[in-house]
RNA sequence: GCCGGUGUAGCUCAGUUGGUAGAGCAGCUCAUUCGUAAUGAGCGGGUCGCAGGUUCAACUCCUGUCACCGGCU
Repeated sequence: GCCGGUGUAGCUCAGUUGGUAGAGCAGCUCAUUCGUAAUGAGCGGGUCGCAGGUUCAACUCCUGUCACCGGCU
C1' cells in the first nucleotide's frame, strides 16, 4: 500500500427481503426474611463508532473516515 471482518445499553451479544431498537447479566426500587443470599414483581439506561448521500422512512443500502483484528505484498 491492497483486501476482508468487527464496531448496537455498564458487560456479553441479538436484530439483513429498509418500517416506532431488544435479550441475558449487572444497577436501582418494592415484596418475601430476624438479617443476608436466593426467589418474585417493577424501573431506569442506547445521537446503533463518526460524517455525508439515497429514500416518505436507514442499525440495515451507498460513499468517505476512525479504532481494533486478520490476510496479502
Record summary:
The RNA shown here (transfer RNA) has 73 nucleotides and comes from Candidatus Aquivivens invisus. The prediction has a mean pLDDT of 81. Taxonomically the source falls in Candidatus Aquivivens (Bacteria, Pseudomonadati, Candidatus Omnitrophota). It was read from a public genome assembly. Rfam family: tRNA. From the family's description: Transfer RNA (tRNA) molecules are approximately 80 nucleotides in length.